[in-house]
RNA sequence: ACGGGUGUAGCUCAACUGGCAGAGCAGCGGUCUCCAACACCGCCGGCUGGAGGUUCGACCCCUUCCACCCGUG
Numbered sequence: 001a002c003g004g005g006u007g008u009a010g011c012u013c014a015a016c017u018g019g020c021a022g023a024g025c026a027g028c029g030g031u032c033u034c035c036a037a038c039a040c041c042g043c044c045g046g047c048u049g050g051a052g053g054u055u056c057g058a059c060c061c062c063u064u065c066c067a068c069c070c071g072u073g
Base pairs, nucleotide, nucleotide: 001072002071003070004069005068006067007066010025011024012023013022019056027043028042029041030040031039049065050064051063052062053061
């Protein structure tokens, strides 16, 4: 330099052919316990990497940039 992949909650990952952004873990509160752990119940947490475009509507499609990973030279 070129080709491919990934980027979504603190972490690991979902989200169908474009139509309400979710789960587990973590954190917080509660029940339980002599106390804690376990278990159970509930809560919190996101401008979906940045910018622009298409569309009535974008995590999803298009352009560009950034970061990381793999490959070719």
Transfer RNA from a Microthrixaceae bacterium, 73 nucleotides, folded computationally. Its Rfam family is "tRNA". By type it is a transfer RNA. The sequence is in RNAcentral, with records from ENA.